[in-house]
Context: one part of a larger RNA
RNA sequence: UGCACAUGGUGGAUGCCUUGGCGAUUACAGGCGAUGAAGGACGUAGUAGCUUGCGAUAAGCUGCGGGGAGCUAGCAAACAAGCUUUGAUCCGCAGAUUUCCGAAUGGGGAAACCCGGCCUUUUAGGUCAUUGCAUACUGAAUACAUAGGUAUGCAAAGCGAACGCGGCGAACUGAAACAUCUAAGUAGCUGCAGGAAAAGAAAUCAACCGAGAUUCCCAAAGUAGUGGCGAGCGAAAUGGGAAGAGCCUGCACGUUUUAGCAUGACGCAUAGAAGAAUCCUCUGGAAAUAGGAGCCAUAGCGGGUGAUAGCCCCGUAUUCGAAAUGCGAUGUGUGGAACUAAGCGUGCGACAAGUAGGGCGGGACACGAGAAAUCCUGUCUGAAUAUGGGGGGACCAUCCUCCAAGGCUAAAUACUCGUAAUCGACCGAUAGUGAACCAGUACCGUGAGGGAAAGGCGAAAAGAACCCCGGGAGGGGAGUGAAAUAGAUCCUGAAACCGUGUGCAU
Numbered sequence: 001u002g003c004a005c006a007u008g009g010u011g012g013a014u015g016c017c018u019u020g021g022c023g024a025u026u027a028c029a030g031g032c033g034a035u036g037a038a039g040g041a042c043g044u045a046g047u048a049g050c051u052u053g054c055g056a057u058a059a060g061c062u063g064c065g066g067g068g069a070g071c072u073a074g075c076a077a078a079c080a081a082g083c084u085u086u087g088a089u090c091c092g093c094a095g096a097u098u099u100c101c102g103a104a105u106g107g108g109g110a111a112a113c114c115c116g117g118c119c120u121u122u123u124a125g126g127u128c129a130u131u132g133c134a135u136a137c138u139g140a141a142u143a144c145a146u147a148g149g150u151a152u153g154c155a156a157a158g159c160g161a162a163c164g165c166g167g168c169g170a171a172c173u174g175a176a177a178c179a180u181c182u183a184a185g186u187a188g189c190u191g192c193a194g195g196a197a198a199a200g201a202a203a204u205c206a207a208c209c210g211a212g213a214u215u216c217c218c219a220a221a222g223u224a225g226u227g228g229c230g231a232g233c234g235a236a237a238u239g240g241g242a243a244g245a246g247c248c249u250g251c252a253c254g255u256u257u258u259a260g261c262a263u264g265a266c267g268c269a270u271a272g273a274a275g276a277a278u279c280c281u282c283u284g285g286a287a288a289u290a291g292g293a294g295c296c297a298u299a300g301c302g303g304g305u306g307a308u309a310g311c312c313c314c315g316u317a318u319u320c321g322a323a324a325u326g327c328g329a330u331g332u333g334u335g336g337a338a339c340u341a342a343g344c345g346u347g348c349g350a351c352a353a354g355u356a357g358g359g360c361g362g363g364a365c366a367c368g369a370g371a372a373a374u375c376c377u378g379u380c381u382g383a384a385u386a387u388g389g390g391g392g393g394a395c396c397a398u399c400c401u402c403c404a405a406g407g408c409u410a411a412a413u414a415c416u417c418g419u420a421a422u423c424g425a426c427c428g429a430u431a432g433u434g435a436a437c438c439a440g441u442a443c444c445g446u447g448a449g450g451g452a453a454a455g456g457c458g459a460a461a462a463g464a465a466c467c468c469c470g471g472g473a474g475g476g477g478a479g480u481g482a483a484a485u486a487g488a489u490c491c492u493g494a495a496a497c498c499g500u501g502u503g504c505a506u
Base pairs, nucleotide, nucleotide: 001505002504003503004502005501006500007499008498009497015491016456017455020427021426022424023423024422025421026420027419028418029416030415031159032158039101040100041099042055043054044053046079047078049075050074051073061095062094063093064092065091066090070083071082072081106115107114108113116128117127118126119125120124130156131155132154133153134152135151136150137149138148163194164192165191166190167189168188174181178228204211205210215242216241217240218239219238225233226232246408247407248406250348251347252346253345254344255343256342260334261333262332263331264330266328267327268326269325270324272320273319274318278293279292280291281290294311295310296300302314303313304312357381358380359379360378361377362376363375364374367393388403389402390401391400392399443450444449463490466477467476468475469474
């Protein structure tokens, strides 16, 4: 030095586990904000820090309910000082407080800071932004007026995951190059909203039969079409389903209500309550395992307990419960024709013009100008008006069918930042969220932005008193424990890699 066997170190794979994720289903909720939001800064406990909570009344204050023995949040013990059956801690509802920044709004500003005016009960407190609308007062050039000014009241602003409707609107890419085309009216930017939005009661379709608003789904159908007839794009009628709802307008008359106020009961939500039934023996550190004998079950879902528990604990089935607040549906009483709004009946009216259409240029329709109807309109034009007008895919006639140029409308449909419950031939720490752990952290970048690693002692800390070596680290005894090769770099502990011992070989 090599090989073999044995035994260690290092390392952290594997197995097992799960506090965290992922994906669904159902119900709820679908907003918050000048009464100052979302998000932050700084503070705040008897004891340094971080997290959580809270706000100078600062891990909290008050009231009303629940609850019933311990409590003063967590990492995280300890000490100190206290509270509590005169009901604490804790849970729910309502209220008080709520520094500073932030739409941030007295002015400024390099956010969490600086500097002011006015008023008041002056060691303290209140108020002062802008814009729009309404009302009132005032008031120029300029006579009336108007502009302007002032005051009061109401409103707006900003944030928010997706879903919605508008406006603006790419490129990569595909066409095996590329220009029409495609990608795609997508991404992105932007305006405005709602719990949904949008659409919507035929100037619609159809085809000589008829249907009867809109929306969504299935088929029709990758059909008819469109298309450098390339790549591609791609309907509708009709049938079957989900859902279903229709209406409004001016005047007069009649009639009946609603809104408002008061009050009662009901349901749901926001704390909760009751809740059946088991013992013995063996093994073991420990019984829930095994053996034996029982019991409950409208409860044998699930979790925990020193191994695998219907009957030990929490629960579960089932039943019950609210002082207060919110939501829903609803009854009774009152009320008035003054204001506002509505239903029904009768009568008389009205029924949409720079519009429809046309020329030119664009865009939307599955439809790229095409034979191109239909819809929108930048520009130029420009009807009829029910004896009328639009459409039926150039256009004309016949026929059929509707009535534009005003408006409202639930449901079926889309989505999930979030709350609650439940589920999974989903993951199990290089997986599953980037994040199971103090993670959008550490760290990187001027910045926009990028962005980790990191889980497991044991049933219980019983976390090793005491002695020895050592400066310590560390170790040897002792002790705990079922186990310490479970000793805190702690379950299991693979491989690479490095030793030690023995044997053989050189």
This is a predicted structure of a 506-nucleotide part of an RNA (large-subunit ribosomal RNA, domain I) from Janthinobacterium sp. HH01. NCBI's taxonomy places the organism under Bacteria, Pseudomonadati, Betaproteobacteria, Burkholderiales, Janthinobacterium. RNAcentral holds the full RNA, with entries from ENA and SILVA. It is recorded under the gene name rrlD. The prediction has a mean pLDDT of 83.